[in-house]
Predicted 3D model of a 480-nucleotide part of an RNA (small-subunit ribosomal RNA, 3' major domain) from a soil metagenome.
Context: one part of a larger RNA
RNA sequence: UGACGGGGACCCGCACAAGCGGUGGAGCAUGUGGUUCAAUUCGACGCAACGCGAAGAACCUUACCAGGGCUAGAAUGCCUCUGACAACCCUAGAGAUAGGGCUUCUUAGGGAAACCUAGGCAGAGUGCAAGGUGCUGCAUGGCUGUCGUCAGCUCGUGUCGUGAGAUGUUGGGUUAAGUCCCGCAACGAGCGCAACCCUUAUCUUUAGUUGCUAGCGGUUCGGCCGAGCACUCUAGAGAGACUGCCGUUGACAAAACGGAGGAAGGUGGGGAUGACGUCAAGUCCUCAUGGCCUUUAUGUCCUGGGCUACACACGUGCUACAAUGGCCGGUACAAAGCGCUGCAAACUCGCGAGAGGGAGCCAAUCGCAAAAAGCCGGUCUCAGUUCGGAUUGGAGUCUGCAACUCGACUCCAUGAAGCUGGAAUCGCUAGUAAUCGCAGAUCAGCACGCUGCGGUGAAUACGUUCCCGGGUCUUGUACA
Numbered sequence: 001u002g003a004c005g006g007g008g009a010c011c012c013g014c015a016c017a018a019g020c021g022g023u024g025g026a027g028c029a030u031g032u033g034g035u036u037c038a039a040u041u042c043g044a045c046g047c048a049a050c051g052c053g054a055a056g057a058a059c060c061u062u063a064c065c066a067g068g069g070c071u072a073g074a075a076u077g078c079c080u081c082u083g084a085c086a087a088c089c090c091u092a093g094a095g096a097u098a099g100g101g102c103u104u105c106u107u108a109g110g111g112a113a114a115c116c117u118a119g120g121c122a123g124a125g126u127g128c129a130a131g132g133u134g135c136u137g138c139a140u141g142g143c144u145g146u147c148g149u150c151a152g153c154u155c156g157u158g159u160c161g162u163g164a165g166a167u168g169u170u171g172g173g174u175u176a177a178g179u180c181c182c183g184c185a186a187c188g189a190g191c192g193c194a195a196c197c198c199u200u201a202u203c204u205u206u207a208g209u210u211g212c213u214a215g216c217g218g219u220u221c222g223g224c225c226g227a228g229c230a231c232u233c234u235a236g237a238g239a240g241a242c243u244g245c246c247g248u249u250g251a252c253a254a255a256a257c258g259g260a261g262g263a264a265g266g267u268g269g270g271g272a273u274g275a276c277g278u279c280a281a282g283u284c285c286u287c288a289u290g291g292c293c294u295u296u297a298u299g300u301c302c303u304g305g306g307c308u309a310c311a312c313a314c315g316u317g318c319u320a321c322a323a324u325g326g327c328c329g330g331u332a333c334a335a336a337g338c339g340c341u342g343c344a345a346a347c348u349c350g351c352g353a354g355a356g357g358g359a360g361c362c363a364a365u366c367g368c369a370a371a372a373a374g375c376c377g378g379u380c381u382c383a384g385u386u387c388g389g390a391u392u393g394g395a396g397u398c399u400g401c402a403a404c405u406c407g408a409c410u411c412c413a414u415g416a417a418g419c420u421g422g423a424a425u426c427g428c429u430a431g432u433a434a435u436c437g438c439a440g441a442u443c444a445g446c447a448c449g450c451u452g453c454g455g456u457g458a459a460u461a462c463g464u465u466c467c468c469g470g471g472u473c474u475u476g477u478a479c480a
Stems, first nucleotide, its partner, number of pairs: 001480002003477003007474007015464002019428005026319008034310002042053002064305007077128002079125005088101005105120006131294002134292003140288002142283003145279001147277001152191006158167003171182003197271004202239007211229001216226003242265001245259005321421001325380007337368003342361002347356003387418001392413007434456007
């Protein structure tokens, strides 16, 4: 100087407390361990691994296993040679592949032509060069997690100290903040904080193939038509919030508290933004890369299988156990997205998944699209039930070369566990929790996951004694 203390002082955080809803019990989904297996590819392991890499394993992916093939190789560049190769058809084969048939180059320039030059395409050759998701993240770059959006981390000069170092950065107040004020052997500065950026909340203005009967006319009654940009909205430009004003407290400071005005008040709400560093944290399987290993195999092609196994254990979720509910009928209101290899309306068929059909739309114009919870009416009457839907049998639909291993969905039948969950444990302070649907990425198909979007919309916070984590000062130390 740090680190640590079941030392002290002060302060903060959904850290506790006060509340609301969960997990832990059930079934299923998903990840992991374990076990099994020819293989169940690999990585990730307290917080910070375990719906994680994976924004989507039937083949492919795929790295694993079995079998069948190749060896300058599956791909690329340079050099040389050739003008064919491929597609298509036939045969063998599980296919990779092998054999046969068919077909046989092309563009530009020069030239009368033969042909020459340059290029494209394909094949062959030879050499240079390959290849490796093999090992080492404890050789590395890059990227990322975490403490933590915590308020800290440092430097120059000066001063003090033999020196390590200290001071500044400590102290008194204050703040979300090393934020600001005052004081002070310090005076200044940098990286952080804040602000600048995006979004949301109010208004003005510009603009009107969205919106409006607001006022007029027409109407098949639909902003549908004429007409018009007032309003809504869209998206550009501005205004607006600064403790600016008033009062009280305060050291006359910084600031705090209350008030006015205001759409908004003291960082208005949310996001992006992550200092010096810590954990030899994670990643050699994104990529790059040193070293090592491999080269008729640890490379590469193919078929099939596996990653989907199942006595069990754990994590994360979904659905429930019902009446604030289930079922049936009617009826209302979003936002944000996506669409040409696409989204697909009306209409017809089917109980349905869906099929036929194809208008319209490169989309503020058309479509996906029905929002759901909600509201109104009816029914069920406390029951393992008209709760719950697992499981299983049958019949189908769709995607795709192909749903056996191993897809999703539909219909009929079946109707399991489950009556609110031990010890323990998690999230959340407001448009939040809870609850309800919608969309998107990935994607042929496949979502209870993820990322967004809106609808309905609470309760509680006395307080900081205690648990956990963190910050500042101080103290002890046989620790570095």

Model confidence (mean pLDDT): 82 of 100.